[in-house]
RNA sequence: UCCUAUAUAUGACGCAACAUUCAUGUUUGAACCAGGUCAGAAUUGGAAGAUAGCAGCCUUAAAAACCUCUGAGUGUGUGCGUCAUUUUUUUGUAUAA
Numbered sequence: 001u002c003c004u005a006u007a008u009a010u011g012a013c014g015c016a017a018c019a020u021u022c023a024u025g026u027u028u029g030a031a032c033c034a035g036g037u038c039a040g041a042a043u044u045g046g047a048a049g050a051u052a053g054c055a056g057c058c059u060u061a062a063a064a065a066c067c068u069c070u071g072a073g074u075g076u077g078u079g080c081g082u083c084a085u086u087u088u089u090u091u092g093u094a095u096a097a
Base pairs, nucleotide, nucleotide: 001094003092005090007088009085010084011083012082013081014080015079016078017076018075019074020073021072022071023070025066026065027064028063034059035058036057037056042051043050044049
């Protein structure tokens, strides 16, 4: 010095981990300015009924909480794998001084 092998550095790709965001799921959730059903009461009608509709109940909106169950992203002084390289270490064969 060439080559083989090994480890390292850099880059790319992939998977995972962690953090975070959004969505999904569950729960709560409207005196009146959401909806449905509207007791009582009110209005109307000769009557049968009709009208509007408070409370209550139900479904939810905005919003909040929970779960890490799931999905999609973002990030990295985390880990691993593959490939490449003009980083570097070690080992071996050969050659040269």
The prediction has a mean pLDDT of 75. A computed fold for a 97-nucleotide RNA from a Bacilli bacterium, annotated as Bacterial small signal recognition particle RNA. NCBI's taxonomy places the organism under Bacteria, Bacillati, Bacillota, Bacilli. Rfam family: Bacterial small signal recognition particle RNA. The family's RNA type in Rfam is non-coding RNA gene. About the family: The signal recognition particle (SRP) is a universally conserved ribonucleoprotein involved in the co-translational targeting of proteins to membranes. The model forms 82% of the base pairs in the Rfam consensus. It is recorded under the gene name ffs.